[in-house]
Context: one part of a larger RNA
RNA sequence: GCCAGGGAGUUUUGAUGAGUGGCAAGGUUAAUCCUUUAAGGAGUAGCCGAAGCGAAAGCAAUUAUCCGCACAGCAAUGGAGGGAUAGCGUAAAUAAUGCGUUUAGUCACUUGUGGAAGACCCGAAUCCGGUCGAUCUACGCCUGAGCAGGUUGAAGCUUGGCGAAAGCCAGGUGGAGGACCGAACCAGUUCUGAUGUGCAAAUCGUUUGGAUGACUUGGGUGUAGGGGUUAAAGGCUAAUCUAGGCCGGUAAUAGCGGGUUCCCCCCGAUACUACCCGCAGGUAGACUUCAGCUGAGAUGCUUGGCGAGGUAGAGCGACCGAAUAGUCGGUAAGCAGUCGAAAGACUGCGCCAACUUAUCAAACUCCGAACUUGUCAAGAUCGUAGAAGCUGGAUGCUAGGGCACAGGGAUAAGCUCUGUGCCCGUGAAGGGAACAUCCUAGACGAGGGUUAAGGUCCCUAAUGCUGACUAAGUGCAAAUCAAAGGGGUUUGUGGCCAAAGACAGUGUGGAGGUUGGCUUAGAAGCAGCCAUCCUUUAAAGAGUGCGUAACAGCUCACUCACCGAGGCUACAUGUCCCGAAGAUGGAAGGGGCUAAAGUCAGCAACCGAGACCUUCGAGCACCGAAAGGUGAUCUGGUAGGGGGGCGUGCCAUAUGGAAAGAAGUCUCUUCGAAAGGAGGGAUGGACCGUAUGAGCAUCGCGGAUCCUGGU
Numbered sequence: 001g002c003c004a005g006g007g008a009g010u011u012u013u014g015a016u017g018a019g020u021g022g023c024a025a026g027g028u029u030a031a032u033c034c035u036u037u038a039a040g041g042a043g044u045a046g047c048c049g050a051a052g053c054g055a056a057a058g059c060a061a062u063u064a065u066c067c068g069c070a071c072a073g074c075a076a077u078g079g080a081g082g083g084a085u086a087g088c089g090u091a092a093a094u095a096a097u098g099c100g101u102u103u104a105g106u107c108a109c110u111u112g113u114g115g116a117a118g119a120c121c122c123g124a125a126u127c128c129g130g131u132c133g134a135u136c137u138a139c140g141c142c143u144g145a146g147c148a149g150g151u152u153g154a155a156g157c158u159u160g161g162c163g164a165a166a167g168c169c170a171g172g173u174g175g176a177g178g179a180c181c182g183a184a185c186c187a188g189u190u191c192u193g194a195u196g197u198g199c200a201a202a203u204c205g206u207u208u209g210g211a212u213g214a215c216u217u218g219g220g221u222g223u224a225g226g227g228g229u230u231a232a233a234g235g236c237u238a239a240u241c242u243a244g245g246c247c248g249g250u251a252a253u254a255g256c257g258g259g260u261u262c263c264c265c266c267c268g269a270u271a272c273u274a275c276c277c278g279c280a281g282g283u284a285g286a287c288u289u290c291a292g293c294u295g296a297g298a299u300g301c302u303u304g305g306c307g308a309g310g311u312a313g314a315g316c317g318a319c320c321g322a323a324u325a326g327u328c329g330g331u332a333a334g335c336a337g338u339c340g341a342a343a344g345a346c347u348g349c350g351c352c353a354a355c356u357u358a359u360c361a362a363a364c365u366c367c368g369a370a371c372u373u374g375u376c377a378a379g380a381u382c383g384u385a386g387a388a389g390c391u392g393g394a395u396g397c398u399a400g401g402g403c404a405c406a407g408g409g410a411u412a413a414g415c416u417c418u419g420u421g422c423c424c425g426u427g428a429a430g431g432g433a434a435c436a437u438c439c440u441a442g443a444c445g446a447g448g449g450u451u452a453a454g455g456u457c458c459c460u461a462a463u464g465c466u467g468a469c470u471a472a473g474u475g476c477a478a479a480u481c482a483a484a485g486g487g488g489u490u491u492g493u494g495g496c497c498a499a500a501g502a503c504a505g506u507g508u509g510g511a512g513g514u515u516g517g518c519u520u521a522g523a524a525g526c527a528g529c530c531a532u533c534c535u536u537u538a539a540a541g542a543g544u545g546c547g548u549a550a551c552a553g554c555u556c557a558c559u560c561a562c563c564g565a566g567g568c569u570a571c572a573u574g575u576c577c578c579g580a581a582g583a584u585g586g587a588a589g590g591g592g593c594u595a596a597a598g599u600c601a602g603c604a605a606c607c608g609a610g611a612c613c614u615u616c617g618a619g620c621a622c623c624g625a626a627a628g629g630u631g632a633u634c635u636g637g638u639a640g641g642g643g644g645g646c647g648u649g650c651c652a653u654a655u656g657g658a659a660a661g662a663a664g665u666c667u668c669u670u671c672g673a674a675a676g677g678a679g680g681g682a683u684g685g686a687c688c689g690u691a692u693g694a695g696c697a698u699c700g701c702g703g704a705u706c707c708u709g710g711u
Base pairs, nucleotide, nucleotide: 001711002710003709004708005707006706011117012116013115015113016112017111018110019109020108021107022106023105026048027047028046032042033041034040035038052059053058062086064085065084066083067082071078072077087101088100089099090098091097120259121258122257123256127249128248129247130246131245132244138223139222140221141220142219143218144217145216146215147213149181150180151179152177156173157172158171159170160169161168162167185210186209187208191205193204194203225241227237228236229235262645263644264643265642266641267640272285273284274283275282276281287396288394289393290392291391292390293389297382298381299380301379302378303377304376305375306374307373308372309371313367314365315364321360322359325356326355327354329352330351331350334349335348336347337346338345339344400424401423402422403421404420405419406418407416408415429440430439431438444617445616446615447614448613449612450611454607455606456605457591458590459589463604464603465602466601467600468599469598475593476592485577486576488575489574491572492571493570494569495568496567497566505562506561507560509558511535512534513533516530517529518528541556545554546553618635619634620631621630622629623628646700648697649696650695651693652692653691654690655689656688657687664683665682666681667680668679669678670677671676
């Protein structure tokens, strides 16, 4: 893991609702007793109700009038329950105000919920009490034991020498030491080695520390749990220690985690607001559901009237705050400068005003939409098949998330705080390769057809045509478009040149005054400065670039000839290229595709869902006495509320089956929407069903690291 069996909302009490039943201004017994033992009888103490108000003393209440739903009636009208008005009781005075008042309770059973109890089951670490432990280990005490070998060589003593002496020096002797090296023994440093379901719940190997001592060790003995012991690490106190183990209080408590067992039908949330030592939780409201009451309006939709608002935008010579450049005028207190011996003068800056020019604001506004909203009216829709409203029972939720449009952030975040809407949550199906929240679309069951989104070369259901573009496999990607750059190419518009010959190419000329003047060592078109004229010409600059030390040389502008038809340029536009980088090798889903199977524009078809249409059937709701009928709008659903059923064990009553084979087990057939039911055969070998009961319950398992057993 699997299989079998076991395994979780129970019981009592009192409270409060609902349903059913008995009696009713009353209802009912408790303890206890009795008997013919059964839904038996007695028992009236007590409890609840029939009167309230007031702190208390105390005082103490309508069957009034009107409206009116259901219902009755031909109608007028009557009118249970219901509503309103006026009274009444009481609280000091009683005006106001509060509570009460024209009558319904009580007992039992079933059931919902919450309180007290272990209170649906399992689960702590805890706290307290009583006991057991020092055969482990810590320390103390008593009594024993152990420590190879080697080294060093203290004091003391002694011999010799020196010295006046104190004493010193040297050689011996001697054998001290928490001395040295190193086995046993004790320890446990390093490899951060081996091992790491181990040899082992601390071991193995290497290396290492101590090894005559505060040494190691045997036996005995003592200290006990808020206590011991501790050369002190919160260490150790029997594999347990920041308070031992065991048993008990004990089913401690757990706002936390896990689990919580058959079926179908109806409705169906929340992740918001307020408070709470509140933030993993509660309580109240909102939201959900169920029941009852009431009885005619309701509305979140559209339009219009009358109001509210200060956003987007805009503006600022309308405030407030920020903020550009200048002109003009004024000011002369401030700063700087110039002149002057000084007084002072002047200039620039500064400040103020005007004019021109140029800008901004979530916490600026002289303005100001769309839009939102209050109320009224009309329309539309819903509503006597009962809306809106009211009362009561019950629960869940109070960690939300995504997308679109808005705030913050960096127009960052699978970011964050809010608002509105939709969706996921609680929503299946089709599309998007796959993919909660993107697109289509809200699934009662079965069959047939038509479409949506999205697609139509093959995988894979379904396609063709017309006109363009792209050569990059660009692309075939809604999301999945990065800038500068491009004589790649398409299209459009404008300007200029052009058969009096454009543009490009080839050939020719490209000269003279002159080496212009200056400068300079030189400067001759071409280092630099100034000037930039004239002539000859078809044309030719006092020179476009290269070049020389300077010249020279090459070349260009410009001209002619040849050639013979478009050329140059600017702006815009479609598409493509480079720019262009991510971690295993690699992805338009893949194959593959080039006048397309790419992109743009257009046309006509088709495929494609549980959507829509349609046939049959089921449920639910409503109408109806029934038969039956209606449903444009009904039947997705987590938490959750409500309703109806299936099955198991036992009891009572009634009635059946069984050795001609009960239950159980295996298997086959069959019925029902499901839980489930029935029958046949085999096995088995003695009990078992059906109906009724508002009967009783240790009543349904796949999960709980569930328990026991098997495997």
Molecule: large-subunit ribosomal RNA, domain II
Organism: Thermoplasmata archaeon